The RNA shown here (transfer RNA) has 71 nucleotides and comes from a Solirubrobacterales bacterium. The same sequence occurs in records of 2 taxa. RNAcentral holds the sequence, with entries from ENA and MGnify. Model confidence (mean pLDDT): 85 of 100. The organism belongs to Solirubrobacterales, within Bacteria. Its Rfam family is "tRNA". The family's RNA type in Rfam is transfer RNA.
């Protein structure tokens, strides 16, 4: 300093431009002599700043932080 990938609930991954989801875990309740097992419910997240658009996690633009590569 140039290419490329990536950034989304606490962590780990999903998401054709049109309601932002699952699992872990959390937190309540079942259930049971007890619950860490097992069921239910339920709260949490889209890296900043602009831009297109009726409407952006999803396109653009610029930046920051991460892996790889280059030189």
């Nucleotide at each position: 300093u140039c290419c490329g990938g990536g950034g989304u609930c606490g962590u780990c991954c999903a998401g054709c431009g049109g309601u932002a989801g699952g699992a872990c875990g959390c937190g309540c309740g079942g259930c049971u002599c007890u619950g860490g097992a097992c069921c239910g419910c339920g709260a949490a997240a889209c890296c900043u700043a602009g831009g297109u658009u009726c409407g952006a996690a999803u396109c653009c633009u610029a930046g920051c932080c991460c892996c790889g590569g280059a030189g």